[in-house]
RNA sequence: GGGCGAUUAGCUCAGUUGGCUAGAGCGUCUCAUUGACGUUGAGAAGGUCACAGGUUCAAAUCCUGUAUCGCCCA
Repeated sequence: GGGCGAUUAGCUCAGUUGGCUAGAGCGUCUCAUUGACGUUGAGAAGGUCACAGGUUCAAAUCCUGUAUCGCCCA
C1' cells in the first nucleotide's frame, strides 16, 4: 500500500428484506422481603446505533468518505 471483517447502554451481545417508540442478559439505583448481607420479587435510570455526508416519505439497517481494532496478502 491492497483485501476482508467488526464498531449498538458501564460490560457481553441481538436487531430478519429500510417502517411505527432501539432491545436482551449481566451490572447500577430505588422499593418490598431479611436482624443484616445475599437470594428472590417489583420498578427505574442509562443510547449522537464510532464520526461526517448522501439516497429516501422514512436509515442502526442502503451508498460514499474518515477513524479505531482484528485477520490476510504484498

Model confidence (mean pLDDT): 80 of 100. Transfer RNA from a Minisyncoccota bacterium, 74 nucleotides, folded computationally. Its Rfam family is "tRNA". It was read from a public genome assembly.